[in-house]
RNA sequence: CGAGCCGCCAGGAUGGCCGCUGCCUUCUCUCGCCUUUCGGGGUGAGAGCAGGGAGAGGAAAGUCCGGGCUCCAUAGGGCACGGUGGUGGGUAACGCCCACCGGCCGCAAGGCCAGAGCAAGUGCAACAGAGAGUAGACCGCCACGGAACCCCUCGGGGUGUCGGGGUCAGGCUGAAAGGGUGCGGUAAGAGCGCACCAGCGGGGUGGUAGAUCGCCUCGGCUAGGUAAACCUCACCGGGAGAAAGUUCAUAUAGGGAGGGAUGACGCUGCCCGCGUCGCUAGAACCUCCGGGUAGAGCGUUCGAGGCCGUCGGCAACGGCGGCUCUAGAGACAUGGUCAUCGCCAGCUCCCUCGGGGGCUGGUGACAAAACCCGGCUUACGGGCGACUCGGGGU
Numbered sequence: 001c002g003a004g005c006c007g008c009c010a011g012g013a014u015g016g017c018c019g020c021u022g023c024c025u026u027c028u029c030u031c032g033c034c035u036u037u038c039g040g041g042g043u044g045a046g047a048g049c050a051g052g053g054a055g056a057g058g059a060a061a062g063u064c065c066g067g068g069c070u071c072c073a074u075a076g077g078g079c080a081c082g083g084u085g086g087u088g089g090g091u092a093a094c095g096c097c098c099a100c101c102g103g104c105c106g107c108a109a110g111g112c113c114a115g116a117g118c119a120a121g122u123g124c125a126a127c128a129g130a131g132a133g134u135a136g137a138c139c140g141c142c143a144c145g146g147a148a149c150c151c152c153u154c155g156g157g158g159u160g161u162c163g164g165g166g167u168c169a170g171g172c173u174g175a176a177a178g179g180g181u182g183c184g185g186u187a188a189g190a191g192c193g194c195a196c197c198a199g200c201g202g203g204g205u206g207g208u209a210g211a212u213c214g215c216c217u218c219g220g221c222u223a224g225g226u227a228a229a230c231c232u233c234a235c236c237g238g239g240a241g242a243a244a245g246u247u248c249a250u251a252u253a254g255g256g257a258g259g260g261a262u263g264a265c266g267c268u269g270c271c272c273g274c275g276u277c278g279c280u281a282g283a284a285c286c287u288c289c290g291g292g293u294a295g296a297g298c299g300u301u302c303g304a305g306g307c308c309g310u311c312g313g314c315a316a317c318g319g320c321g322g323c324u325c326u327a328g329a330g331a332c333a334u335g336g337u338c339a340u341c342g343c344c345a346g347c348u349c350c351c352u353c354g355g356g357g358g359c360u361g362g363u364g365a366c367a368a369a370a371c372c373c374g375g376c377u378u379a380c381g382g383g384c385g386a387c388u389c390g391g392g393g394u
Base pairs, nucleotide, nucleotide: 001390002389003388004387006385007384008383009382012341013340014339015338016337017336018335020055021054023052024051025050027048028047029046030045031044032043033042034041035040057366061377062376064375065374066373067372068371069241070240071239072238081237082236083235084234085233086100087099088098089097090096101115102113103112104111105110116232117231121230122229123226124225138171139170140167141166142165144163145162146161148159149158150157151156179197180196181195182194183193184192198222199221200219201218202217203216204215205214206213207212245298246297247296248295255289256288257287258286259285263277264276265275266274267273305324306323307322308321309320310319311318312317342363343362344361345360346359347358348357349356350355
């Protein structure tokens, strides 16, 4: 330098101007209620102006898994249906993650595996081919029988041909042809027999937490592929989702009257403590009254939360301690623009060849929360680091 492979990081910063959605505060207006010495004052809602503070993501996405939460269903068990499938661990849980085992791919760094069972049953496999799963006879090989021809020492021998057989060594077809090599055996052959090798199955034994890795021995057992094909085995799973649900509705907010102090609320289930509000002009809360509207409140954002340290663990992760609070709409806000800095690209100048300066342009990509978490997958523009292979220079 080229090619590859794995992991990590952030998804520009600051300020001005113009906007958007909630919240807090001041002021103004309108309306309601109370009060009044009729000037006004108090209080609440709405609108407006001004100020302050907050306001999306690494995937907010796909909605594919897992859980919390809620309602419905539910004695136990079974059937059906769906999912998962090496071992050990992590976790609230998982189909996720970590470590390991086995197989396959890659020279390697590394990657992939739906990784139980086809030696239970059933099914499927185009074309070619004799034969494709209870193998098979096209060529070849072999002996037998018939007729023909040739040779002969007349016993027989040979050649091709026809017929029905034997055979799976060799050839041929195919992605795949029913273990391999050798010796024996045979008419020719064949695990037909034997030795060695490979595989499979049974038994024993050693290591390991286990998947599994070895060793010994027996059996000619040679059993092809396919289960995200039916199916078998083991394990797991009740259903619906926030438009779930729940409270109130002569409601809620606000007003008036009465009650109300060993007070109410939060941290916090309890005690202590602390904080906020209140203590007779009275809070929270309770009861009643009046007028008005048609929905209002909770769930709902503090949670398996985030960051740092430390300890345990190979790791995923867990224990302990400290600090911290960060969107919450209800038809859906979180944007636009300019400047400076940063970054990138091009042109150009200087140089001690490491770099520095100037000008111009760009600053994007994928994509927008809606009950909340843990994952996976997919989309996307960059930066950094480790490692592997190859080439070159010193």